[in-house]
RNA sequence: GGGCCCGUAGCUAAGUCUGGUAAAGCGCCCGGCUCAUAACCGGGCGAUUCCUUGGUUCGAAUCCGAGCGGGCCCA
Numbered sequence: 001g002g003g004c005c006c007g008u009a010g011c012u013a014a015g016u017c018u019g020g021u022a023a024a025g026c027g028c029c030c031g032g033c034u035c036a037u038a039a040c041c042g043g044g045c046g047a048u049u050c051c052u053u054g055g056u057u058c059g060a061a062u063c064c065g066a067g068c069g070g071g072c073c074c075a
Stems, first nucleotide, its partner, number of pairs: 001074007010026003020058001027045006051067005
């Protein structure tokens, strides 16, 4: 220098193809259970709406452009 992939909650991570307004697990808080802790059970908290920015659209995590960060391969 060229090609490809990834970026979503505190962590992991689904959804992206086929646009309709963000799951789940862990975690944290409260309660239950226990002599007590863990485990387990119930409830709750969590994302400026998804890396940034611009565009398309009635509507964008999702489509398009540019950029930033990370990874892999080739040279």
This is a predicted structure of a 75-nucleotide RNA (transfer RNA) from Halostella pelagica. Model confidence (mean pLDDT): 81 of 100. The source organism's lineage runs through Archaea, Methanobacteriota, Halobacteria, Natronoarchaeaceae and Halostella. Rfam family: tRNA. The family's RNA type in Rfam is transfer RNA.